[in-house]
RNA sequence: UUAAAAGUUUUCUAGGGUUCCGCAAGGUUUGAGAUCCUUGGUCUGGUCCGAGAGAAAACUCACAGCUUGCCUGUGCCACGGAGGGAUAAAAGCCCGGGAGAU
Repeated sequence: UUAAAAGUUUUCUAGGGUUCCGCAAGGUUUGAGAUCCUUGGUCUGGUCCGAGAGAAAACUCACAGCUUGCCUGUGCCACGGAGGGAUAAAAGCCCGGGAGAU
């Protein structure tokens, strides 16, 4: 330098914050209550985001096999800052199999 898709999607999880719900506190109001407002993620949670190096599945792709079937099998390895970006906000999300390291 070239070739080889180290393929795509879905569901889930590690993890993540706080737009919504819930919860808690305070206030408004009331005979009491409901309602409404403010604050809190240093609130367990539900919605939500969510892994190249996590899990499962489906569909493809390459190669090999033979009984040629929308058949069977194989498809390795992977340590990783800082900084920035999006979203309401953050993150193992994206920049990023980055920079680096071996």
A computed fold for a 102-nucleotide RNA from Mesobacillus maritimus, annotated as Guanidine-I riboswitch aptamer. Rfam family: Guanidine-I riboswitch aptamer. About the family: This family represents a conserved RNA structure found upstream of the ykkC and yxkD genes in Bacillus subtilis and related genes in other bacteria. Taxonomically the source falls in Mesobacillus (Bacteria, Bacillati, Bacilli, Bacillaceae). The prediction has a mean pLDDT of 83.